[in-house]
């Protein structure tokens, strides 16, 4: 110098002007008033590391719920952290990488069931090629003990072949041929004892076992009620609709009660029915259409207030711990909109990159080192030092009840470590 890897930090700064949201204060106007509304004005505040995706966990709210169980769902090495988690920290084991490091659907296949395409005889009880003739059969020979042949019955799974995988591998013993049938060594798994460790795991010995698959059903262990701030609580307009109460003109009655009577009836109250009345169309009539009035109550809608931002809070120091994290002390208050404010312009500075090796001044030594040396320059077309000067860029992205995580998007910088190249 190049290529990586891990961890951490920041997320431009300041000023001016014009705006936006909300807070506190002052003044003015309106309303009877506490106070509220409007206008003007002063002061101070105003997005993030991801505010995003809404994936996981919790707080909070409402509903449900005696207790226990089943079903369903989630998680799945160990120990720790935490309010909790599928998160984090420290480890174990396995895999990947030369390495720093990274990744992990990492419980159980020795509980049971299922499945293992195509090929292949057979995918856990199998024989296509092949091997054998010990046993039975058949044929021949015979000295009648047997021998030879055949491969019909049968035995075998060594070799070939198929396959990702063929009944654990290699060698031997053994046999008619063979085979964990037996033996030695080895691989993996399990049990018991054992070394180290809190533990996952690991060391060693003995015994037993041997296909894979749980990202198939399933078994085991742990956790688990549902919906979500549009949760939820309160105030409450006009108009419409609902319920209760009160009031209401004229006529008629087949109804009921009371009173008067000359017994013919009359007056009055309740109640039922009809109309009138009132409003609109219209100059008026006819006609047509609509319709009780007042008051009280409760529910809902528009709207408003709360929930709503002081909290598992932030910063600093110290302590405990490898760490995640926890504790003590001190200090601080740091957005709260509701169709959604947090913006724009200008100037200066900062940062990164590029170009030019420019201008001014100084200037004979300067840089590096593993201390051996090497490189640039030495009166200059001047090494080196200081100052000045140009252009471009400055990411991803916008809170909506709050918090802890994960994931995704994205710019710059710093530090540790790894591999490799070059120079002295």
């Nucleotide at each position: 110098g190049a290529a990586g890897u891990u961890u951490g930090u920041c997320a431009g700064a300041c000023a001016a002007u014009c705006g936006c949201c909300g807070g506190c204060g002052g003044c003015g106007u309106g309303c009877u008033g506490c106070g509220c509304a409007c206008g003007c004005u002063g002061c101070g505040g105003g997005a993030g590391g991801a505010a995003a995706g809404u994936c996981c966990g919790g707080g909070c709210u409402c509903c449900g719920c005696a207790g226990g169980g089943c079903a369903g769902g989630a998680u799945g090495c160990u120990g720790g952290a935490u309010a909790a988690c599928g998160u984090c920290c420290a480890g174990u084991c396995a895999g990947c990488g030369c390495g720093a490091g990274c990744u992990g659907a990492a419980g159980g296949a020795u509980a049971g069931u299922g499945c293992c395409a195509c090929a292949g005889a057979a995918a856990u009880g199998g024989a296509c090629c092949g091997c054998c003739g010990a046993u039975g059969g058949c044929g021949c020979c015979u000295g009648c003990a047997g021998g030879c042949g055949u491969a019909c019955a049968g035995g075998c799974a060594a070799g070939g072949g198929u396959g990702g995988a063929a009944c654990c591998g290699u060698g031997g013993u053994g046999u008619a041929a063979g085979a964990g049938a037996c033996c030695a060594c080895g691989a993996g798994g399990g049990a018991a004892u054992u070394u180290g460790g809190c533990g996952a795991c690991u060391u060693a010995u003995u015994c037993c076992c041997u296909g894979g698959u749980a990202a198939a059903c399933c078994c085991c262990a742990u956790c688990u009620g549902g919906a979500g701030c549009a949760a939820g609580a309160c105030c409450g307009a006009a108009g419409a609709g609902g319920a209760g109460c009160g009031c209401g003109g004229u006529g008629c009655g087949c109804g009921c009660g009371g009173g008067a009577u000359a017994c013919g009836u009359c007056c009055u109250g309740c109640u039922g029915c009809a109309c009138a009345g009132c409003c609109c169309c219209g100059g008026c009539c006819c006609g047509g259409g609509g319709u009780g009035c007042g008051u009280u109550c409760g529910g809902g809608u528009u709207g408003g207030u709360c929930g709503c931002u002081g909290g598992a809070g932030c910063c600093g120091u110290c302590c405990a711990g490898u760490a995640a994290u926890g504790g003590a002390c001190g200090g601080c208050c740091u957005a709260g909109a509701u169709a959604g404010a947090u913006g724009a312009u200008u100037g200066u500075c900062a940062c990164u990159u590029c170009a030019a090796g420019g201008g001014u001044g100084g200037g004979a030594g300067g840089g590096u080192u593993u201390c051996g040396g090497c490189c640039c320059g030495u009166u200059a077309u001047g090494a080196c030092c200081a100052c000045c000067g140009g252009a471009a860029g400055c990411a991803c992205a916008g809170a909506a009840c709050c918090c802890g995580g994960c994931u995704u998007a994205c710019g710059a910088c710093a530090a540790g470590c790894u591999u490799u190249c070059c120079u002295g």
A computed fold for a 424-nucleotide RNA from Ferviditalea candida, annotated as Bacterial RNase P class A. A source record names the gene rnpB. Rfam family: Bacterial RNase P class A. About the family: Ribonuclease P (RNase P) is a ubiquitous endoribonuclease, found in archaea, bacteria and eukarya as well as chloroplasts and mitochondria. Rfam links the family to the GO terms tRNA processing, ribonuclease P activity and dimeric ribonuclease P complex. Its mean pLDDT, the model's own confidence on a scale to 100, is 76. Of the family's consensus pairs, 95% are formed in the model. The RNAcentral record of the sequence draws on ENA.